[in-house]
RNA sequence: UACUCUACAGGGGAUGGGGUCCCCCGUUAAACGCCUUCCGGCUGAUGGCUCCUACUGCAUG
Repeated sequence: UACUCUACAGGGGAUGGGGUCCCCCGUUAAACGCCUUCCGGCUGAUGGCUCCUACUGCAUG
């Protein structure tokens, strides 16, 4: 100096927070939903599973 393996700070996975797993980036980065006549309209609190909270509708007391 090069390669390989192991470990790790930090950031992110379209609306708040917790647990666990996975993925991406690791700083000129990753990520920032869909339709549209650009006026506006639609879905979703998760990347997966799960819990709490917020919001809406219905039923019952």
A computed fold for a 61-nucleotide RNA, annotated as Fluoride riboswitch aptamer (crcB RNA motif). Of the family's consensus pairs, 100% are formed in the model. Its mean pLDDT, the model's own confidence on a scale to 100, is 75. Rfam family: Fluoride riboswitch aptamer (crcB RNA motif). Gene Ontology terms of the family: positive regulation of gene expression and response to fluoride.